[in-house]
Context: one part of a larger RNA
RNA sequence: UUGCAGUUAAAAAGCUCGUAGUUGAAUUUCGGACUCGGUGGUCAAGUCUUCCUUUUUGGUCGUACUUGAUUCGUCUUGUCUUAUCUUCUAGAAGGCUUACAUGUCCUUAAUCGGGCGUGUACUGUUUUCUAGGACUUUUACUGUGAAUAAAUUAGAGUGUUCAAAGCAGGCAAUCGCUUGAAUACAUUAGCAUGGAAUAAUAAAAUAGGACUUUGGUUUUAUUUUGUUGGUUUUAAAGACCAAGGUAAUGAUUAAUAGGGAUAGUUGGGGGCAUUAGUAUUUCGGAGUCAGAGGUGAAAUUCUUGGAUUUCCGAAAGACUAACUAGUGCGAAAGCAUUUGCCAAGGAUGUUUUCAUUAAUCAAGAACGAAAGUUAGGGGAUCGAAGACGAUCAGAUACCGUCGUAGUCUUAACCGUAAACUAUGCCGACUAGGGAUUGGUGAGUGUUAGUUUUGACCUCAUCAGCACCUUACGAGAAAUCAAAGUUUUUGGGUUCUGGGGGGAGUAUGGUCGCAAGGCUGAAACUU
Numbered sequence: 001u002u003g004c005a006g007u008u009a010a011a012a013a014g015c016u017c018g019u020a021g022u023u024g025a026a027u028u029u030c031g032g033a034c035u036c037g038g039u040g041g042u043c044a045a046g047u048c049u050u051c052c053u054u055u056u057u058g059g060u061c062g063u064a065c066u067u068g069a070u071u072c073g074u075c076u077u078g079u080c081u082u083a084u085c086u087u088c089u090a091g092a093a094g095g096c097u098u099a100c101a102u103g104u105c106c107u108u109a110a111u112c113g114g115g116c117g118u119g120u121a122c123u124g125u126u127u128u129c130u131a132g133g134a135c136u137u138u139u140a141c142u143g144u145g146a147a148u149a150a151a152u153u154a155g156a157g158u159g160u161u162c163a164a165a166g167c168a169g170g171c172a173a174u175c176g177c178u179u180g181a182a183u184a185c186a187u188u189a190g191c192a193u194g195g196a197a198u199a200a201u202a203a204a205a206u207a208g209g210a211c212u213u214u215g216g217u218u219u220u221a222u223u224u225u226g227u228u229g230g231u232u233u234u235a236a237a238g239a240c241c242a243a244g245g246u247a248a249u250g251a252u253u254a255a256u257a258g259g260g261a262u263a264g265u266u267g268g269g270g271g272c273a274u275u276a277g278u279a280u281u282u283c284g285g286a287g288u289c290a291g292a293g294g295u296g297a298a299a300u301u302c303u304u305g306g307a308u309u310u311c312c313g314a315a316a317g318a319c320u321a322a323c324u325a326g327u328g329c330g331a332a333a334g335c336a337u338u339u340g341c342c343a344a345g346g347a348u349g350u351u352u353u354c355a356u357u358a359a360u361c362a363a364g365a366a367c368g369a370a371a372g373u374u375a376g377g378g379g380a381u382c383g384a385a386g387a388c389g390a391u392c393a394g395a396u397a398c399c400g401u402c403g404u405a406g407u408c409u410u411a412a413c414c415g416u417a418a419a420c421u422a423u424g425c426c427g428a429c430u431a432g433g434g435a436u437u438g439g440u441g442a443g444u445g446u447u448a449g450u451u452u453u454g455a456c457c458u459c460a461u462c463a464g465c466a467c468c469u470u471a472c473g474a475g476a477a478a479u480c481a482a483a484g485u486u487u488u489u490g491g492g493u494u495c496u497g498g499g500g501g502g503a504g505u506a507u508g509g510u511c512g513c514a515a516g517g518c519u520g521a522a523a524c525u526u
Base pairs, nucleotide, nucleotide: 004497005496006495007478008477012494014367016365017364021360022359023358025253026252031081032080033079034078037075038074039073040072041070042069043068044067045066046065047064048062051059052058086134087133088132089131090130091129092128093127094126095125096124098121099120100119101118102117103116104115105114106113138200139199140198141195142194143193144192145191153184154183157167158166169178170177171176210246211245212244213243214242215241216240217239219237220236257357258354259353260352261350262349263348265346266345270342271341272340273339276320277319280316281315282314283313284312285311286310287309291302292301328335329334372413373412374411375410376409377408382406386402387401388400389399424493425492426491428485429484431469432468433467436464437463438462439461440460441459442458443457445456446455447454448453473480474479499526500525501524508519509518510517511516
């Protein structure tokens, strides 16, 4: 591993990218004909045998033996079907064939012809073996074999009196005779050999491709020219180049895998600029007059120096109501005034293109709410800390009045959240429904229009966010079309968990300015 679990009990990294790793679509010799041999059926004949009739002809039994047949099954050898057995040299042993010589038998007028041999020939061809070269895609896998210490284990034999054991023993009782001390398992690696399904790998695309012919360049230096030396040629063996010839000359599909191109779209996706809206607070001007705020009730607070309130303006900074939905977009975090610019994305459509380019991912990297940190800007609102008023037994709180940091923004950090769908990603299948978003197609459909074309409506289809009903199914249940296709357990791949505390603590490492993050125990306790 077989063979756990991960919505809620412990446990899916916040999200995406990504190297190593792991995994990865289909496709290339299927089939047919003939054939040697073995084996099992079936059938027939004979011998033998069992019975019956026994007078034979006969019938029956089959447990036997022999021979034959094949419309059968199975195993195996070989040949042919475009289908290859690597090839060369030397040797040995055969088979077939041809020629010659020859023995014997039959035959003929006749060494004329035929059958069965024997020898020679290397005359051809072919099979097997041995030795030596030249080359050969490479593995995994699997069958068999050799090899793999004993003891142990399983297990055979054996009456240690039984047994655990032991490797003994048994028969004869004068000598002696005689049987054992098996066998299996022994995984990875290695060796030998058969198989060729499955899984990899390689090959011919700028042909430096295969085979073949001719020519050239170049290297080596064996044999023979009586010997030695030199030069050259021929022949032989490498290598390289050129020109031809041969061939069915050589590129598998186009995955309801993936990438690219293209068309019209689509979206509150992103960035930059621009623009709008009301509200709040403050300020300015004008009006009125005694309270206003706030609360459960109050008070702190403001107020004839005119508060609160009403109107008219101005400024500032923030926010983006209604429309707003179980709707959209985005990897997630997240995203909502107008307009413009910039690049990007999804889905859909296509009689477009490439052809395995893919999936998931240690290491590593980008993004990552809020709070917090640093340096600027800005500071309307709200508002940790703090102050005060209440409440209260007390209140360092809840309520109220103020209010610093902060809240906004720029440049950098931080890297965490109940970052939740508490549900990894990719792929397949299993069920019915009506809505909805985006695209596409269709419709003598409705409506506007002269038409193109819009807006609706209906149907189909692909891709989404969800929902309803059921349960063939699952689950401890709640519930779930996934949390199903799981003891009938294996599609691929990553991460995590193993009683509660101690503890996400200590220590070490690393990152950070810090706060802290990541990694992360044990003693002890229960």
This is a predicted structure of a 526-nucleotide part of an RNA (small-subunit ribosomal RNA, central domain) from uncultured Rozellomycota.
The prediction has a mean pLDDT of 80.
The source organism's lineage runs through Eukaryota, Opisthokonta, Fungi and Rozellomycota.
Its Rfam family is "Eukaryotic small subunit ribosomal RNA". On this family, see Yusupov et al., Science 2001: "Crystal structure of the ribosome at 5.5 A resolution".